[in-house]
The prediction has a mean pLDDT of 84. Predicted 3D model of a 516-nucleotide part of an RNA (small-subunit ribosomal RNA, 5' domain) from an uncultured bacterium. Its Rfam family is "Bacterial small subunit ribosomal RNA". Rfam links the family to the GO terms ribosome and structural constituent of ribosome. RNAcentral holds the full RNA, with entries from ENA and SILVA.
Context: one part of a larger RNA
RNA sequence: GAUUAACGCUGGCGGCGUGCAUAACACAUGCAAGUCGAACGAUGAAACUUUUUUGAUUUCUUCGGAAUGAAAAAAAGUGGAUUAGUGGCGGACGGGUGAGUAACGCGUGAGUAACCCGCCUUAGAGAAGGGGAUAGCCUUUGGAAACGAAGAAUAAUACCCUAUGAAACCAUAACCUCGCAUGAGGCCUUGGUCAAAGAUUUAUCGCUCUAAGAUGGACUUGCGUCUGAUUAGUUAGUUGGUGGGGUAACGGCCUACCAAGACAGCGAUCAGUAGCCGGCUUGAGAGAGUGUACGGCCACAUUGGGACUGAGACACGGCCCAGACUCCUACGGGAGGCAGCAGUGGGGAAUUUUGCACAAUGGGGGAAACCCUGAUGCAGCGACGCCGCGUGAUUUAGAAGGCCUUCGGGUUGUAAAAAUCUUUUCUAUGGGAAGAAAAUGACAGUACCAUAGGAAUAAGGACCGGCUAAUUACGUGCCAGCAGCCGCGGUAAUACGUAAGGGGCGAGCGUUGUCC
Numbered sequence: 001g002a003u004u005a006a007c008g009c010u011g012g013c014g015g016c017g018u019g020c021a022u023a024a025c026a027c028a029u030g031c032a033a034g035u036c037g038a039a040c041g042a043u044g045a046a047a048c049u050u051u052u053u054u055g056a057u058u059u060c061u062u063c064g065g066a067a068u069g070a071a072a073a074a075a076a077g078u079g080g081a082u083u084a085g086u087g088g089c090g091g092a093c094g095g096g097u098g099a100g101u102a103a104c105g106c107g108u109g110a111g112u113a114a115c116c117c118g119c120c121u122u123a124g125a126g127a128a129g130g131g132g133a134u135a136g137c138c139u140u141u142g143g144a145a146a147c148g149a150a151g152a153a154u155a156a157u158a159c160c161c162u163a164u165g166a167a168a169c170c171a172u173a174a175c176c177u178c179g180c181a182u183g184a185g186g187c188c189u190u191g192g193u194c195a196a197a198g199a200u201u202u203a204u205c206g207c208u209c210u211a212a213g214a215u216g217g218a219c220u221u222g223c224g225u226c227u228g229a230u231u232a233g234u235u236a237g238u239u240g241g242u243g244g245g246g247u248a249a250c251g252g253c254c255u256a257c258c259a260a261g262a263c264a265g266c267g268a269u270c271a272g273u274a275g276c277c278g279g280c281u282u283g284a285g286a287g288a289g290u291g292u293a294c295g296g297c298c299a300c301a302u303u304g305g306g307a308c309u310g311a312g313a314c315a316c317g318g319c320c321c322a323g324a325c326u327c328c329u330a331c332g333g334g335a336g337g338c339a340g341c342a343g344u345g346g347g348g349a350a351u352u353u354u355g356c357a358c359a360a361u362g363g364g365g366g367a368a369a370c371c372c373u374g375a376u377g378c379a380g381c382g383a384c385g386c387c388g389c390g391u392g393a394u395u396u397a398g399a400a401g402g403c404c405u406u407c408g409g410g411u412u413g414u415a416a417a418a419a420u421c422u423u424u425u426c427u428a429u430g431g432g433a434a435g436a437a438a439a440u441g442a443c444a445g446u447a448c449c450a451u452a453g454g455a456a457u458a459a460g461g462a463c464c465g466g467c468u469a470a471u472u473a474c475g476u477g478c479c480a481g482c483a484g485c486c487g488c489g490g491u492a493a494u495a496c497g498u499a500a501g502g503g504g505c506g507a508g509c510g511u512u513g514u515c516c
Stems, first nucleotide, its partner, number of pairs: 001515003005512005012389006018382002020347001025345003029342003034089003039086002042083001047078007058067003096300003105225008115217002120213007128162004138151005168193004175186004198205002226272003233263003238260008275297004279290004302323005325336004353379001355378003361375001362373004392421004401412004426453006435443001460505001463502002465486003471500005481488002
């Protein structure tokens, strides 16, 4: 000098940041991923219309009655709210954490003639004809529950079959061009294979195939990437080849056979430690240390393993199995996963609210209206950090008190009081934004402005032997104590304790930890 800091004493305000470093310990509760009815069958609310039944009230009355027809109920129609289910897209993003990892994990530079890519953009083609199911629903039924079982019926942009189809794929014959080894590209002959879905308010939005782009990813590779030799040998799918399989793709990635290789003193193997980087801290630099916040990459999601779906996962809020733990149970069996945001217990020197809003930015779905969004925007708490402001200004005597004293005085000290001002802050009242583009503002009646009031609401921590700016008195008497180092204290202590004074910082001051 720096710090994700903590502790002691103290504490007025604002802005911007920042806040579990320890137990990747266990978690009550709420929320954090949905959306589309313009894909589908069902459902069919409000409201309205008509009819029927009943008939309140009011008017007229010759008192017999006549007219009026509110409200209610039922039926039919219009209407289209709602949505459990099928289906589509999204749950692979966003958010968290750093356990593991010394590795092509990361950084940087190349390569893929060995690769993939939903949504988006551009371009060219196309969408013909059929079929069988199944959920929801209904009936029956099992179970304490979780959740099922059987039967019957039904729809689709769900599923399947046929047709058509090349610039796609496979095979085939020749030719041309090029390269970086395997080869790559083009042209053309023939044969074979593969597609589709509709909705609607008729504007459009979707569907299928192909080519190209963009985006995102995958793999290979040069170099770099901590400590230990009191770790010297390690390795059998091991190293290479052939055939086969597998993958988007190369490859011992896997498998059968064959060979005996491969790595290592330029440190293999083993052990320990650790996410990596842009950066950050320090330093004149070279370096050293570090990886909090923000950004990029990686890994993980109670522990271990596995695949399914999908353009994309071996998937934090998906599935299956096993383990530990917790909970429910009718004991037969089930349920769960905060390293999402808050919050709780525990651990710890130590780290916040079970807040508001989708107004903005962005994301998912939707044609849209809109819905969802603990991402995000804000607010709350903490002097945790940085920055800014204030706690008054001017004039005046040398009051009292304190302390020291050579008893003359000195000092506190223009300091106070007093007088004259000011109002940053503060309080009260009134006005009141930008952020939003036509509407829409959580923040928020916030920032800010005006008026009024009144010095009013606001100073402490540590130090004073030398290093190191700043000294005297009293108490104590190697005691009590101090101390970063040197060292102070045993009767005149500038070093301990108190007081007065002083120097230095200041809403902070000091101590401790860590790094340069």